């Protein structure tokens, strides 16, 4: 000295990046919703510069004047009443009474008198130019800041000089008159500090230096205040200048008093300010002019700051006063509460004329989401007038209203557990609300009441105000809400709802278990407020000065080729001092802000002091750097000289090969074309072949990540002309350079114009195919075009998607082309210096991919460009073009993403490798027939339900006549057929009769048990009551469990380490090997787990042990328990090894055969009808009982099987050999009967003993049949029987006799199987009363083939592409149809704006004239308003029309993403319903395979 910087959500399956959207903060002259106790201090029409009723907001001076309407006073007069005094008259003795006259005092009325206090109106002076309000206009010397010279100033201050003597009017007023009014006319009188001469002139002004010209006012008298002239001051005002001050170029040219000069006029003053003349200038890319918007500033809000936004209140300046114009007066105005004119509007009117201006304070209407009292006082501060008293002051000081804001205070404090009640939740135990309440004690801020009561004022005066503060009393008494609780973001449960209602700032919630909707309980955050909305800044480094980028994300113009302005610029010296640095001075108003003190009890608020105001300017000093000037230099740049390479360019000439065509010959039936064909050509002679000719276009080999060119681009050869580059030399010039907005030039292909040319190719077009279609891909033709000349066009993936220049920063290698060295006779080889062009790679950079001396590294300079996506490179406008079109280039609206790179998967009509009865090689089948069985569909009262590609279909069902049974019809029951609890009754139980199809109903009897503390209890039955039962009802997409499948495939993961920003990778890849992620080797990996294998069962050999049964008997066999045996152990060969091949031995050989065993996961796979189970639904029914029916139907289709079609056979006779099993409501022997099914019979057997069961069939032996619809085949049907069972009709099985269908080996297609397997043959069992061609087991006989992995299918590993991740059953494009939204065009139409030309022209200034003096008239110039005209421009609207956007399930296709099935894309042209197709040229941002070349490593 400095006090200062936070992020989060959202693109993806996940990641990093780019990038937008959104949120958390602060603020407000705010508004709205809910709520609301007090005080202090502030603030309060942001909209209609819209219109205004009513009152007030600017008057004052009688000490300038004439005066006197009103008020008051005085004086005078008249009248009147009273009192008193004097005189007198009448009555009268007198008192007293009455009358008359006079004086004094007094009450009242009236008149007169400016005499006094004062004063309406008037003359005159000063002030109404300040104060107050508003922000329409203004993009300007308007404002801010700093300067300047050619000026003025009433009042105030200082100084000097003076203030003499006169004059004529006029208002008020009087009289007469006009008018509805406003107001006015005539005539007569009068005053002044009003007006005018004269005198004087210190001074002032003008001057030809002689001179000329120019003032004044008094009032009062003690003394002052005034007046005139001049000089100065203070403060104020006018003018000029430098700098700063919004957006638009889709506004590029503007300007005639325009720019300057001379002269004149005018002004307070400079000046084209005005005029005459002369000249032709002036402004503008450093943005003129035009358009839009806007008062400017101090400041305010925000921000770390730089900035951004803003310009309420307060303060400075400006501008305006109903709109437009004008002057007058005045010191000052072109005048808010003055004048004149025009216009619009309002009001009065007697219709002739008049009046008005709240953007002053209140207030009203209107507008609007929205903004206050028709208050008090001049007490304070200030202003005007006045000598003063004083008057005026909606300025101001105060009060009122408003939570509009800021600040402060309160709504109590302490104790109080049985953790009360109630609420809510609950796992029913409890938890929570919660010390919260109740209850006890305490306090009194606030409140209410009473008392007393300020400062603000100095000497008088207090609206505020009986206010603030103070005291006393009462009593917890009067005082809490709002929003939120899915994440961001602090705070969770229940119920209701069921993609409904609704929420939502973003992401997103809601489709029956919602912490996201609504309600409640609870909680969180703020608090007299809390939320919402709007706006600004921030976060946003998201416009980047601080502080961003441009290879692929948005972004390098096609070429910098030439070059202007501009920006930047090599080395040295000297000078200068513009930039730059330092010091000093001035200004930067006050307030605000910051710091420190102080005053209101604190704070807000207020005051004091200091800082700050980051800026401008003057001056002094400095001289490193930049600039400028001068003088030099050579390394940048250029020139020269000597060489060199090259498809560099333009023009001309020329060559051969090939295609096509023409002519002629030979020759004969095809050719051409394709995936296959056809159109097409050809017997009128093609194709082929030979010879000759014509014509156009393009240049094989060389040829190459080779060369040249600024880019586009450039290729046969020769010549002419010509541009650029490199090397060497260091001869010359001496910074001459770099970049480059505008500008100029060039610029593939396509396309356009004119004229040629036209062989081949070939958009369009015509045919042929393909196809559902095929406006395509393929084929046959073919026009523009492609070629040339000239002229346009000006665009491409014009790409290295990489602007240019300069310098610096490791290496290695290839190649092109120069130079040097070495070496040699020379060429090589080798080393080296440049200039290009390539490859790998260090550092570094990068989001990554990658770049890497040719940078995307490190730096400097200059230019261009970007700022979410879509709309859109579009519309409108402008410029260019013949056109096509190009360049420039938006907005509304929509949207939360769009995008880049990389990762893991999945997928590919991508690739490589491997495996599997996957194919192939074989054997046998299915698909054709008849039948059995299951399914679909149909039918039905019902044909119950489920399973539906592989992974449903002889499946659930290991067995539907009733039952089963879930379905249908009918008949019954309702605490129920079944369970628990409660009450009553009765033992239970059982017989008979009637009705009924049965269930059941009605009735009549029999029977009285066990136990006991003698009430009863247990079990059972009946009745009743309600809790409940019950449901094969729904959801397998709420679930558990179980299962299928990929697949018995070899995979799936983890720990630590390492690599990567990260997702992830590595391990698990690679080379071998295996059935295997099996093992070996290698390796940034080392290990481990689940799988594989092994352990288990069985079988094959042997041994030992045992022996019921079996055998006549020991061995043997058999039975069943324990062991042994096999491990590449041994030999040979190959191999590093793992392992492989062969051999021996052995019952068995490389996993001996078979089984059980099924990783992580996938299919929302299957099952709520096995059971369990959340939720929902039914409850005299969707429950339950019964009878009958149905599940067994039958046009048709499919699956799985059986039997066959026959001679490897059928039939007959004889004859041989099993194994697994089962059996008491059972197996059932012998024997007898029956042709047989079977019947009778009853021994034996709970079974190694008996039975099924002679255990079997194929087989073998013999006979017969002789290739036929048969002696094959057996369906179907008839008759007669048997068995089971209450029952065999719907609807069982078997037997005998008879009948004797289709079928002669099966289309497309398709299944199983690799050895004791296929094929074939029979046997047993489960279920079961009965029913087996099905299923599960058992044994008998017993093959063929495998070259091999090209192809089909499935799987595994690696790799590649991807716009897929719900993962190809993916994604996605365009037309059409529908709805909605904004927008362009449009015949027009309506309104506004600014100017131009002309017409008319008020008031008024100025000029002129006239009767000549009036408040006169006329004329002229200028001009507001108005009118006419042609255009420009802005906005609204507009039949119709164009495209665009959006919208769960519309139509047509399939364009793109994989080689997307024709690689895609760019430009252009043509064509087509549409995506799109084709031609020409271009790009790789194309997959795949092979080859060539090159690089790296060894």
């Nucleotide at each position: 000295a400095a006090u200062g910087g936070a992020g989060a959500g959202u693109u993806u399956g996940a990641u990093c990046c780019u990038g937008g959207c959104u949120c958390a903060g602060g603020a407000u002259g705010a508004a709205c919703g809910c709520u609301g106790g007090c005080g202090g201090c502030a603030u309060g029409c942001c909209u209609a510069a819209c219109a205004c009723a009513u009152g007030c907001a600017a008057g004052u001076c009688g000490a300038g004047c004439g005066g006197c309407a009103g008020c008051a006073u005085g004086c005078u007069c008249a009248c009147u009443g009273a009192a008193u005094c004097u005189u007198u008259c009448a009555c009268g003795c007198g008192u007293u009474u009455g009358g008359a006259a006079g004086g004094u005092u007094u009450u009242g009325u009236g008149a007169g008198u400016g005499a006094u206090g004062g004063c309406g109106a008037g003359c005159g002076g000063c002030g109404g130019a300040c104060g107050g309000c508003u922000g329409a206009g203004u993009a300007a010397c308007g404002c801010g800041u700093g300067g300047g010279a050619a000026u003025c100033c009433a009042c105030c201050c200082c100084a000097a000089a003076g203030u003499g003597a006169g004059g004529g009017a006029u208002a008020a007023c009087g009289c007469a008159c006009c008018g509805a009014a406003a107001g006015g006319u005539g005539u007569g009188c009068u005053a002044a500090u009003a007006c005018c001469g004269c005198a004087u002139a210190u001074g002032g002004u003008c001057u030809u230096c002689g001179g000329a010209u120019u003032a004044a006012a008094g009032u009062u008298u003690u003394a002052a205040c005034g007046c005139u002239u001049u000089g100065g001051g203070a403060g104020g005002a006018g003018c000029c200048c430098g700098c700063g001050u919004c957006g638009g170029a889709u506004u590029a040219g503007a300007u005639a008093g325009u720019u300057g000069g001379u002269g004149a006029g005018g002004u307070a003053a400079u000046g084209g300010c005005u005029c005459a003349c002369c000249a032709a200038g002036u402004c503008g890319a450093c943005g003129a002019u035009c358009c839009g918007u806007a008062g400017c500033u101090g400041g305010u809000c925000u921000g770390a700051g730089a900035g951004g936004a803003u310009g309420a209140u307060c303060a400075g300046c400006c501008a305006g006063a109903c709109u437009g114009g004008a002057a007058c007066u005045g010191a000052g105005a072109u005048a808010c509460g003055g004048u004149c004119c025009a216009g619009a509007c309002u009001c009065c009117u007697a219709c002739g004329g008049g009046a008005g201006g709240c953007a002053g304070c209140a207030g009203u209407g209107a507008g609007g989401a929205a903004u206050a009292u028709u208050c008090c006082a001049c007490a304070a501060u200030g202003g005007g007038c006045g000598a003063a008293a004083g008057c005026c002051u909606g300025a101001u000081g105060g009060a009122g209203c408003a939570a509009u804001g800021c600040c402060g205070c309160g709504u109590g404090c302490a104790g109080g557990a049985u953790g009360a009640a109630g609420g809510c939740c609950u796992u029913c135990g409890g938890g929570u609300u919660g010390u919260a309440a109740a209850c006890u004690g305490c306090u009194u801020u606030u409140a209410u009441a009473u008392g007393a009561g300020a400062a603000g004022a100095c000497u008088a005066u207090g609206a505020c105000g009986g206010u603030a503060a103070c005291a006393u009393a009462u009593g917890a008494a009067u005082a809490a809400g709002g929003a939120c609780c899915g994440g961001c973001u602090a705070a969770c449960u229940a119920c209701g709802u069921g993609c409904c209602a609704g929420c939502a700032g973003c992401c997103g919630c809601g489709g029956u278990c919602a912490u996201a909707c609504g309600u409640a309980g609870g909680g969180u955050c703020c608090a007299a407020g809390c939320g919402u909305u709007a706006u600004c800044c921030g976060g946003a480094g998201u416009g980047a000065c601080u502080g961003g980028g441009c290879g692929u994300a948005a972004a390098g113009a096609g070429u910098u080729g030439c070059g202007u302005a501009g920006g930047c610029g090599g080395u040295u010296a000297u000078g200068u001092a513009a930039g730059c640095g330092a010091g000093u001075g001035a200004u930067g108003a006050a307030a605000a802000c910051u710091a420190u003190c102080g005053g209101c009890u604190c704070a807000a608020c207020c005051g004091a002091u200091a800082g700050c105001c980051u800026a401008u300017u003057a001056u002094u000093c400095g001289a490193a750097c930049u600039g400028c000037a001068u003088a030099a230099c050579u390394c940048g740049a250029g020139a020269g000289u000597a060489u060199c390479a090259g498809a560099g360019g333009u023009c001309g000439c020329u060559g051969g090969a090939a295609u096509u065509c023409c002519u002629a010959g030979u020759g004969u039936a095809g050719g051409a074309g394709u995936g296959a064909a056809a159109u097409c050509c050809g017997u009128a002679g093609a194709u082929a072949u030979u010879a000759g000719g014509a014509g156009g276009a393009a240049c094989a080999c060389c040829a190459a990540u080779g060369g040249c060119g600024u880019a586009g681009g450039c290729a046969g050869g020769c010549g002419a002309c010509u541009g650029g580059g490199a090397u060497a030399u260091u001869u010359c010039u001496g910074a001459c350079g770099c970049u480059a907005a505008g500008g100029c030039a060039c610029g593939a292909a396509a396309g356009c114009g004119u004229g040629g040319g036209g062989a081949g190719c070939g958009a369009a077009c015509c045919g042929g195919a393909u196809u559902a279609g095929a406006u395509a891909c393929c084929c046959g033709g073919g026009u523009a075009g492609u070629c040339c000349a000239c002229g346009c066009c000006g665009u491409a993936a014009a790409c290295u998607a990489u602007g240019g220049a300069u310098g610096c920063u490791a290496a290695u290698u290839g190649u092109u082309u120069g130079g040097g060295g070495u070496a040699u006779c020379g060429a090589c080889c080798c080393c080296u210096c440049g200039a290009g062009u390539a490859a790998u790679a260090a550092a570094g950079c990068u989001a990554a991919c990658g770049c890497g001396u040719u940078a995307a590294g490190c730096a400097u300079c200059c230019c261009g460009c970007c700022u979410g996506u879509g709309g859109a490179g579009u519309a409108c406008g402008g410029c260019c073009g013949c056109a096509a079109g190009g360049c420039u280039a938006a907005a509304a609206c929509a949207u939360a993403a769009a995008g880049g790179a990389a990762u893991u998967g999945a997928c590919g009509g991508g690739g490589a490798c491997c495996c599997g009865c996957a194919c192939a090689a074989g054997c046998g089948g299915u698909g054709g027939a008849g039948g059995a069985u299951g399914u679909u569909c149909u039918u039905u009262a019902a044909u119950u339900c489920g399973a539906u590609g592989c992974u449903a279909a002889g499946c659930g069902a290991a067995g539907a006549a009733c039952c089963u049974u879930a379905c249908c019809a009918g008949g019954g029951c309702u605490u129920g057929a079944c369970a628990u609890c409660c009450c009553u009754u009765g033992a239970a139980u059982u017989u008979c009769u009637c009705c009924g199809a049965a269930a059941g109903g009605a009735g009549a009897g029999a029977g009285u048990g066990c136990u006991u503390u003698a009430u009863u209890g247990a079990a059972c039955a009946a009745g009743g009551u309600g809790a409940c039962a019950g449901a094969u009802u729904c959801u397998g997409c709420a679930u558990g469990g179980c299962c299928g499948u990929c697949g018995u495939c070899a995979g799936c993961u983890c720990g630590u380490g390492u690599c990567g920003u990260g997702a992830g990778a590595u391990g698990u890849u690679u080379g071998g090997u295996u059935a295997a992620g099996u093992c070996c080797a290698u390796c940034a990996a080392c290990g481990a787990g689940c799988g594989c294998a092994a352990c288990c069962c069985u079988u094959g050999u042997g041994a030992u042990u045992a022996g019921u049964u079996g055998u006549a008997u020991u061995u043997u066999u058999c039975u069943a328990a324990u062991c042994a045996g096999a491990c590449u152990g041994c030999c040979c060969c190959g191999g590093u090894a793992a392992c492989g091949g062969g051999g021996a031995g052995g019952a068995a050989g490389g996993a001996g055969g078979g089984g059980a065993u099924g990783a992580u996961g996938u299919c929302a796979g299957g099952u709520c009808a096995g059971u369990a189970u959340u939720g929902a639904u039914c409850u005299u029914a969707c429950g339950u009982c019964c009878u009958g029916g149905g599940c067994u139907a039958g046009a048709a289709a499919c699956g799985u099987c059986c039997u066959a079609c026959a001679a490897u056979g059928g039939c007959c006779g004889g004859u041989a050999c099993a194994a697994c099993g089962g059996g008491c409501a059972g197996c059932u022997a012998a024997c007898c009967c029956g042709c047989g099914a079977g019947g009778g019979g009853g021994a034996g057997c709970a079974a190694a003993u008996c039975c099924c069961a002679u255990c079997a069939a194929a087989g073998c032996c013999g006979g017969u049949c002789c290739c036929a619809g048969u002696u094959c085949g057996g369906a179907u049907u008839g008759c007669a029987g048997g068995c089971u069972g209450a029952a065999a009709c719907u609807c069982g099985c078997c037997u005998g006799c008879a009948u004797g269908a289709a079928g002669u080996c099966g289309g497309a297609a398709u299944c199983g199987c690799u050895a004791g397997u296929a094929a074939u043959c029979g046997c047993a069992g489960a279920u079961c009363a009965g029913c087996a061609c099905g299923c599960u087991g058992c044994g008998g006989u017993g093959a063929a083939u495998a070259c091999g992995u090209u192809c089909c299918c499935g799987g595994g590993u690696c790799u590649u592409g991807u716009a897929c991740a719900c993962a190809c059953c993916g994604c996605c494009c365009g037309u059409c149809a529908a709805a909605c939204c904004a927008u362009g065009a449009a015949a027009g139409u309506c309104a506004g704006g600014a100017g131009c030309a002309c017409c008319c022209g008020a008031c008024g200034u100025c000029c002129g004239a006239a009767u000549u003096u009036a408040u006169u008239u006329c004329g002229g110039c200028c001009u507001a308003a108005g009118g006419u005209g042609a255009g420009c421009u802005u906005g609204g609207u507009g039949a119709u029309u164009g495209g665009g956007g959006u919208u769960a399930a519309g139509u047509c296709g399939u364009a793109a993403c994989a080689a997307g099935g024709u690689a895609u894309c760019c430009g252009u042209a043509c064509c087509g319903g549409a995506a799109g197709g084709u031609g020409c040229g271009g790009a790789u941002g194309g997959a795949u395979u092979a080859c060539c070349u090159c690089c790296u490593u060894u």